[in-house]
RNA sequence: CCGUGCUAGGCGGGGAGGUAGCGGUGCCCUGUAUCCGCAAUCCGCUCUAGCGGGGCUGAAUCCCCCUCCGAGGGGGUCCGCUCCGGUUCGCCCCGCCGUUCGGGGCGUCGAUGGUCCGGGUCCCGCGCGGUGUCGGCUUGCGAACCAGGUCAGGUCCGGAAGGAAGCAGCCUUAAGCGAUGUCCGACAGGCGCAGCGGGAGUUCCCGGGCCGGAGCUGCGGACGGCGCCAGGUGUCCGGUAGGCGGAUUCGCGACGAGGGGUGCACGG
Numbered sequence: 001c002c003g004u005g006c007u008a009g010g011c012g013g014g015g016a017g018g019u020a021g022c023g024g025u026g027c028c029c030u031g032u033a034u035c036c037g038c039a040a041u042c043c044g045c046u047c048u049a050g051c052g053g054g055g056c057u058g059a060a061u062c063c064c065c066c067u068c069c070g071a072g073g074g075g076g077u078c079c080g081c082u083c084c085g086g087u088u089c090g091c092c093c094c095g096c097c098g099u100u101c102g103g104g105g106c107g108u109c110g111a112u113g114g115u116c117c118g119g120g121u122c123c124c125g126c127g128c129g130g131u132g133u134c135g136g137c138u139u140g141c142g143a144a145c146c147a148g149g150u151c152a153g154g155u156c157c158g159g160a161a162g163g164a165a166g167c168a169g170c171c172u173u174a175a176g177c178g179a180u181g182u183c184c185g186a187c188a189g190g191c192g193c194a195g196c197g198g199g200a201g202u203u204c205c206c207g208g209g210c211c212g213g214a215g216c217u218g219c220g221g222a223c224g225g226c227g228c229c230a231g232g233u234g235u236c237c238g239g240u241a242g243g244c245g246g247a248u249u250c251g252c253g254a255c256g257a258g259g260g261g262u263g264c265a266c267g268g
Base pairs, nucleotide, nucleotide: 001268002267003266004265005264006263009057010056011055012030013029014028015027020046021045022044023043024042034054035053036052037051038050063261064260065259066258067257068256072252074250075249076248077247078246079245080244081243082242083239084238085237086236089234090233091232092231094227095226096225097224098223099222100221101220102219104217105216106215113211114210115209116208117207118206119205120204121200122199123198124197125196126195127193128192129191131188132187133186134185135184136183137181138179139178140177141176147172148171149170150169155164156163157162
């Protein structure tokens, strides 16, 4: 150096999260790289850090180490945009009061105000009307027998003449069941009234008499004060400093590239 057969090792890796820590199942990024069982209220281990059982490959393009590149996702700070909630304050909107300006109405044929009177208003009663219910009156129906009248047939008394009771039927009615109403009466009350009467009351409205002697009233604008958070807007505060984007920084880092390293036995 070559050939044959073995072994170590390899048959994916990484991020976040979770964990005292390590790995896994799960999520995410890369990428194609064995099988079975266990597993997030977890499964199995302990710095030598998955456990158990199989298969393939196997000393190098494939294993190990270092460096570079860099997908990806994680942390910090700053900036911009935006969302949710809250409230300090201001402004707008709205209301009240005051001042002032403008242009109106009423007023010496008497304003605001005061006083007296009356009415409205409020309460109660009566009266009238209407409504509802009931009763009476009018009328119809209405009793096998225990209502009346008339009582066929039949029954009873009598020698007969003639009497007696009396079912059905018919008629009339009682209790009762209906109908009508322009009539009469009783009761009821969240009905109505221009009626009558008795009260209350000066809060409000109207009218009149008297006193008194000059204001009263509404509209628009400006200013000020007080309210008004029901609404809008701005400031401020908060949020797992919510969500998105950018800058910068810290760490991890797949795939890939470069460099280096690494067995045993036998034979030639």
The RNA shown here (Bacterial large signal recognition particle RNA) has 268 nucleotides and comes from a Solirubrobacteraceae bacterium. The organism belongs to Solirubrobacteraceae, within Bacteria. Of the family's consensus pairs, 94% are formed in the model. It matches the Rfam family "Bacterial large signal recognition particle RNA". By type it is a non-coding RNA gene. About the family: The signal recognition particle (SRP) is a universally conserved ribonucleoprotein involved in the co-translational targeting of proteins to membranes. The gene name in the source record is ffs.